[in-house]
RNA sequence: GGCCCGGUAUCCCAACCGGCAGAGGAAGCGGAUUCAAACCCCGCGCGUUGUGGGUUCGACUCCCACCCGGGCCA
Numbered sequence: 001g002g003c004c005c006g007g008u009a010u011c012c013c014a015a016c017c018g019g020c021a022g023a024g025g026a027a028g029c030g031g032a033u034u035c036a037a038a039c040c041c042c043g044c045g046c047g048u049u050g051u052g053g054g055u056u057c058g059a060c061u062c063c064c065a066c067c068c069g070g071g072c073c074a
Base pairs, nucleotide, nucleotide: 001073002072003071004070005069006068007067010026011025012024013022019057028044029043030042031041050066051065052064053063054062
């Protein structure tokens, strides 16, 4: 330098045939339980979908450029 994959909540990770962003899990907070706690159980809350443009009635999803991480080739 070329090609491929990925970037979504505090963390891990779904949603990709363009049509309500959270399906889940961890951490956190509250409750219940307990003599008191842990485990288990119930509930709550958490978002600039890497950045900037474009297409579209509508973009996490499609197109372009760039940034970051990983892999392959040279």